[in-house]
RNA sequence: GCCGUCGUAGCUCAGUCUGGUAGAGCCCCUGACUGUUAAUCAGGUGGUCUCCGGUUCGAAUCCGGACGACGGCG
Numbered sequence: 001g002c003c004g005u006c007g008u009a010g011c012u013c014a015g016u017c018u019g020g021u022a023g024a025g026c027c028c029c030u031g032a033c034u035g036u037u038a039a040u041c042a043g044g045u046g047g048u049c050u051c052c053g054g055u056u057c058g059a060a061u062c063c064g065g066a067c068g069a070c071g072g073c074g
C1' cells in the first nucleotide's frame, strides 16, 4: 500500500440479511426474605447504536467517506 471482518448500556453480546417503540445476561441501586451476610425473588437506573455526510415519510440497519481494533496479502 491492497483486501476482509468488526465498532450497540460500566462489561460480554443479540438485533443489521428483510429500514418501522433500541434489547438480553452480568454489574449497580431499591425492596422482600434472613439474627447478619451470601444466595434467591420482585422492581428500577443506565444509550450521540464510533464519527461525518447521503437516500428515505422513517436509518443501529441501506449508500459514500473518516477514525479505531483484529486478521490476511505484499
Stems, first nucleotide, its partner, number of pairs: 001073007010026004020057001028044005050066005
Molecule: transfer RNA
Organism: Euryarchaeota archaeon RBG_16_67_27